[in-house]
RNA sequence: GGAGUGGGCCGGGCGGCCGCGGCGAGUCAAGUGCUCGUCGAGGAAAGUCGGGACUCCACAGGGCAGCGCGGUGGGUAACGCCCACCGGGGGUGACCCCGGGAAAGCGCCACAGAAAAUGUACCGCCAGCGGCUGCCGACGUGGGUCGAGCGUAAUGCCAGACCCCGCCGGCGGUGCGGGCAAGGGUGGAACGGUGGGGUAAGAGCCCACCAGCGUGAUGGGUGACCGUCACGGCUCGGCAAGCCCCGCGCGGAGCAAGACCAAGCAGGGAGCAGGGCGGCCCGUCCAAUGCUUCCGGGUAGGUCGCAUGAGGCUUGCGGUAACGCAGGUCCCAGAGAGAUGGUCGCCCCUCGCCGAAAGGCGAGGACAGAAUCCCGCUUACAGGCCCACUCCUCAC
RNA sequence: GCCCCCAUCGACUAGCGGUCCAGGUCACGGCCCUUUCAAGGCCGCAGCACGGGUUCGAAUCCCGUUGGGGGCA
Numbered sequence: 001g002g003a004g005u006g007g008g009c010c011g012g013g014c015g016g017c018c019g020c021g022g023c024g025a026g027u028c029a030a031g032u033g034c035u036c037g038u039c040g041a042g043g044a045a046a047g048u049c050g051g052g053a054c055u056c057c058a059c060a061g062g063g064c065a066g067c068g069c070g071g072u073g074g075g076u077a078a079c080g081c082c083c084a085c086c087g088g089g090g091g092u093g094a095c096c097c098c099g100g101g102a103a104a105g106c107g108c109c110a111c112a113g114a115a116a117a118u119g120u121a122c123c124g125c126c127a128g129c130g131g132c133u134g135c136c137g138a139c140g141u142g143g144g145u146c147g148a149g150c151g152u153a154a155u156g157c158c159a160g161a162c163c164c165c166g167c168c169g170g171c172g173g174u175g176c177g178g179g180c181a182a183g184g185g186u187g188g189a190a191c192g193g194u195g196g197g198g199u200a201a202g203a204g205c206c207c208a209c210c211a212g213c214g215u216g217a218u219g220g221g222u223g224a225c226c227g228u229c230a231c232g233g234c235u236c237g238g239c240a241a242g243c244c245c246c247g248c249g250c251g252g253a254g255c256a257a258g259a260c261c262a263a264g265c266a267g268g269g270a271g272c273a274g275g276g277c278g279g280c281c282c283g284u285c286c287a288a289u290g291c292u293u294c295c296g297g298g299u300a301g302g303u304c305g306c307a308u309g310a311g312g313c314u315u316g317c318g319g320u321a322a323c324g325c326a327g328g329u330c331c332c333a334g335a336g337a338g339a340u341g342g343u344c345g346c347c348c349c350u351c352g353c354c355g356a357a358a359g360g361c362g363a364g365g366a367c368a369g370a371a372u373c374c375c376g377c378u379u380a381c382a383g384g385c386c387c388a389c390u391c392c393u394c395a396c
Numbered sequence: 397g398c399c400c401c402c403a404u405c406g407a408c409u410a411g412c413g414g415u416c417c418a419g420g421u422c423a424c425g426g427c428c429c430u431u432u433c434a435a436g437g438c439c440g441c442a443g444c445a446c447g448g449g450u451u452c453g454a455a456u457c458c459c460g461u462u463g464g465g466g467g468c469a
Stems, first nucleotide, its partner, number of pairs: 001392010012347007020040008028031001042367001046378002049376005054254004061282004066250005071085005086099005100245002105243002107239003122184002124180003131174007139166002142164005149157002192210006211235002213232008258304003267295007274286003311330008348365007397468007406422004414452001424440005445461005
C1' cells in the first nucleotide's frame, strides 16, 4: 500500500426569528388570555417475534391435551437473549456456520436402480450336474464305401484310409437349477477403507494397519468432553422445521387490562341450564336466576392507572467475560385522535459546474417517528469515526 | 394501541413433501362449425406475494418481510 474479519460509537453542529405540547411561577380587564422559566423522540420509537413487570379472572390449584425451547457451564426478573467453553463443518487466516435422541417404535425416501434397509442380484465371476450342440483326440467282434496284398472254380481271408453311429476325455457355446457380492452400472444417499492370506470364484471368511461404534477399566475437567489401555468383527443409511421419545418451561386474558366518580335509557325475541374456566376431566368459588345471541334504547364526560424506574451518568471493587456489588450524582417527553415544526445566516460532509490555483455557484444529507412500561431479538438506514486482529506485497 | 386470520392465472378455486416446468370453471385470443350470431368442438395466453432456511427434492414445513381482512371501550 492492497484485500478482508470482528466489535463499539455517532447519525449533522451553533446562533437569530416565528410557531406547537406538558409543568411551574407571575400578572390582569379572568380569557383555557398574556409574560417569564424549564422540559420536549429513536437507535431503531418499527415488526409485535421471545421474555417479564403490572392489572383482572380464585392468593393461580391437580391431571390429560396443546404450545415453545434443546451441546455444557454461567449471567439475568425472565427469555428463543448474552458470555465463556465443548463437538462437527467451512475458510490460507483473522473468523464464520451448525447443535438432544434415527442402536425405543411407526411412517416416508419420487424417477433411476438388482436392492432405499433385516432384505436383494441386471450385467458380471465361479465349480459341479443333467439336456442339446460345435471342435479336437482316443476307443469299438458296430454299420457302409474304397481298397494294397493272399487265396479259390466261386463265395472268401486280411492290413489300411474315409464317412456315419455309439462311448470316453479335453476345450467351448447355450439352457435350467446352485454359489458369490469383488468389479461395472443407478442414485442426493448403496450395507467400512488399504494391503495380504484364503477360495472353484469370492466375501471381515481370516490377519495387519486405519476410520467409526459399543462395553469395561483408568487419568484430567463442575460439565459438555478430551486422553490412554483392553476386549468385541459390532460396521448399525437419511429425514424428528413427519408422528414420536427424553429433559426443561408455560393457567387465561390483556392498559380499549382494571379502579373510582358523574350523566342517561325501555325493554323485547330466541336458545342453553349454569358461570369464573380458555380444549377436556377433576377440584374449588360464585349465583338463584344466570349465560349466549339478535332487535331496539342510552352514553360517546372526567380522575386515577401514567412515568422514581430490573432508570441514566460516573468512580472503585469482584469476575476471563456476560454481569454483579458498593459509593457519588441527576430527574430526563407524555396527552385529548395524539405537540416535538418552519425559515434565515455561518460551519461540516457528498456530488456537479466554473476556475491555473485560492475559491465561487448550485443541488443534496438516510431510515423513520413515542402512546402502560422494561429487557432482548429481527427488520430498515445517506454518510462518518474509533479499536483490535488476519492475509498478500513492498521498503528499511 | 392490543389481539387474531389470510395470501395460488384477470375472477373463483383444487393441492396436504416427488407421479406438478401446478389442474379445473368462467373470462380473453385464434381456428373450425353456421348465411350470420349464440351454443358447441379444438388450440393457446396467464399464476404459487417476496427473501432466507430444513430436505436429495418446497405451492406445501420453519423464520423474517410485504400486502389484505377481522375483533376488542
Notes: Two RNAs folded together computationally: RNase P RNA and transfer RNA, 469 nucleotides in total. Rfam match: Bacterial RNase P class A. Rfam classes the family as a ribozyme. Its mean pLDDT, the model's own confidence on a scale to 100, is 78.